[in-house]
Context: one part of a larger RNA
RNA sequence: UAUGCUUGUCUCAAAGAUUAAGCCAUGCAUGUCUAAGUAUAAACAACUUUUGUACUGUGAAACUGCGAAUGGCUCAUUAAAUCAGUUAUAGUUUAUUUGAUCAUACCUUACUACUUGGAUAUCCGUGGUAAUUCUAGAGCUAAUACAUGCAUUAAAAGGCCGACUUCUGGAAGGCCUGUAUUUAUUAGAUACAAAAAUCAACCCCGCAAGGGUUUUUUGAUGAUUCAUAAUAACUUUUCGAAUCGCAUGACUUUAUGUCGGCGAUGGUUCAUUCAAAUUUCUGCCCUAUCACCUUUUGAUGGUAGUAUAGAGGACUACCAUGGGUUUAACGGGUAACGGCGAAUUAGGGUUCGAUUCCGGAGAGGGAGCCUGAGAAACGGCUACCACAUCUAAGGAAGGCAGCAGGCGCGCAAAUUACCCAAUCCUGAUUCAGGGAGGUAGUGACAAUAAAUAACAAUCCAGGGCUUUUGUCUUGGAAUUGGAAUGAGAACAAUUUAAAUCCCUUAACGAGGAACAAUUGGAGGGCAAGUCUGGUGCCAGCAGCCGCGGUAAUUCCAGCUCCAAUAGCGUAUAUU
Numbered sequence: 001u002a003u004g005c006u007u008g009u010c011u012c013a014a015a016g017a018u019u020a021a022g023c024c025a026u027g028c029a030u031g032u033c034u035a036a037g038u039a040u041a042a043a044c045a046a047c048u049u050u051u052g053u054a055c056u057g058u059g060a061a062a063c064u065g066c067g068a069a070u071g072g073c074u075c076a077u078u079a080a081a082u083c084a085g086u087u088a089u090a091g092u093u094u095a096u097u098u099g100a101u102c103a104u105a106c107c108u109u110a111c112u113a114c115u116u117g118g119a120u121a122u123c124c125g126u127g128g129u130a131a132u133u134c135u136a137g138a139g140c141u142a143a144u145a146c147a148u149g150c151a152u153u154a155a156a157a158g159g160c161c162g163a164c165u166u167c168u169g170g171a172a173g174g175c176c177u178g179u180a181u182u183u184a185u186u187a188g189a190u191a192c193a194a195a196a197a198u199c200a201a202c203c204c205c206g207c208a209a210g211g212g213u214u215u216u217u218u219g220a221u222g223a224u225u226c227a228u229a230a231u232a233a234c235u236u237u238u239c240g241a242a243u244c245g246c247a248u249g250a251c252u253u254u255a256u257g258u259c260g261g262c263g264a265u266g267g268u269u270c271a272u273u274c275a276a277a278u279u280u281c282u283g284c285c286c287u288a289u290c291a292c293c294u295u296u297u298g299a300u301g302g303u304a305g306u307a308u309a310g311a312g313g314a315c316u317a318c319c320a321u322g323g324g325u326u327u328a329a330c331g332g333g334u335a336a337c338g339g340c341g342a343a344u345u346a347g348g349g350u351u352c353g354a355u356u357c358c359g360g361a362g363a364g365g366g367a368g369c370c371u372g373a374g375a376a377a378c379g380g381c382u383a384c385c386a387c388a389u390c391u392a393a394g395g396a397a398g399g400c401a402g403c404a405g406g407c408g409c410g411c412a413a414a415u416u417a418c419c420c421a422a423u424c425c426u427g428a429u430u431c432a433g434g435g436a437g438g439u440a441g442u443g444a445c446a447a448u449a450a451a452u453a454a455c456a457a458u459c460c461a462g463g464g465c466u467u468u469u470g471u472c473u474u475g476g477a478a479u480u481g482g483a484a485u486g487a488g489a490a491c492a493a494u495u496u497a498a499a500u501c502c503c504u505u506a507a508c509g510a511g512g513a514a515c516a517a518u519u520g521g522a523g524g525g526c527a528a529g530u531c532u533g534g535u536g537c538c539a540g541c542a543g544c545c546g547c548g549g550u551a552a553u554u555c556c557a558g559c560u561c562c563a564a565u566a567g568c569g570u571a572u573a574u575u
Base pairs, nucleotide, nucleotide: 001571002570003569004568005567009449011447015442016409022407023406024405026404027403028402031066032065037063038062043058044057046056064428073362074361075360083283084282085281088278089277092276093275098271099270100269102267112242116147117146123139126136127135128134157177158176159175160174161173164170165169178239180235182233183232184231185230186229187228201214203212204211205210219226241265243264244263245262246261249259250258251257252255285333286332287331292324293323294322299321300320301319302318303317304316305315306314337359338358339357341352342351343350344349364385365384367382368381369380387398389396390395415440417439418438419437423436424434425433426432455481456480457479458477459476460475461474462473463472464471465470488508490505492504518564519563520562521561522560523545524544529559531558532557533556534555540547541546
């Protein structure tokens, strides 16, 4: 693990892995909205009646944004591969979270900056097809969709060009300098003592000779062509808010003036977080009836490039001829996903590990790809192969190794149930959704606790004490007695999302014929019959030795007894 017989209670609970990663009808398993993107629904609900005011509230649909790469399932592949422990990224990407960051836009004079442009869905109407989550044509209308595109600014500093000039030198004026991209160049220092002289520059004191002082910043690492900064250019020029909600105030030069709070959403770069991708070292079962393997088609290395987020023969070109191997390469097998672990064991070991946690791989088989921060995604797409559904025969649609459920396969495995109440996840989000998950149902996979009687009297048979009456104690009895209980069933409450069960609890509920315990055995191993009947080397038993041929301790039965006991036997695998 399966199966046979049996089965009262409580808790807990595995469960179509093994065989077919075989095939699947049906239903569901991924959607999502706040004050705060977009409402003229010809959808609903109000109240305000002043003549008015785009827009009050709820909100189907649809556009937009985000998610759908998580989760769940399975173990087919896979043997230095995965995986485990341990390194590295100075060899890279990272939506989201959190913290920072953002003065520079026009290139030039009759201009939108108090806000620019054109579409499209929902809607309305006309239609096509046997058919689909198929869609065509006409007509409107939105944006945080898609586009376009200004400002309103300082000062300083620096770099070029440089009219002119008294050429030791000094200069009016002009141009450029946000951030991002690409390339080139430069800076990014510093192991080391004392004294004197000289030169150069600048400043101070000096009429002069001369004298005196100073020569200055540079982060991080074990380590960089790092961080950072600068110069010259480069670019189908990235970003630098034409967004939304709630409050509405202050100032005056009363102007459709100026200034202004708290949030939401969005954007650039840097860090952070969540990760990812590669990567160092060591470690794996059986096999030599596998001894050589690899390299024209990359095998090992070099140089350069391509590709990539990035290192690399990952790929390409040109070179070199290497690399592994009895310390078992290469090949084959595996009823092989790896690990944490499980069983057994004095110790050493041996066997198992599909299975709830971590990592990997896969969605009928291969391959390719779009979108996206993230997929080589399959409850996404496109082909091919194998299956297979509907059809009006023209065409169309498909992927349960998600949850239920069916067929098949088999020794072998549950309900087409209820719910988002808990745990968490996703979303624009306190509100929605979630077969993730929880709850019941099936369930002798395992595991836990422990009913099927207890007590007393009487009688009988012993034992201890005693000298006797007695007293204590052990066992037996078709005797008698009242007590006590839950199994069951049930008002109720509790439990729970709602129930069920459990735990509580009224009224009911025990005398042998019940509310009745079984499964295997009784020659030995091995606890327990030289009882009775039947059979007669037959029927049968028996793991093994053996039993059975007319007195069977072993067969078939009855009685009695033994073992374990709500369980026990059998088969198989393993220690």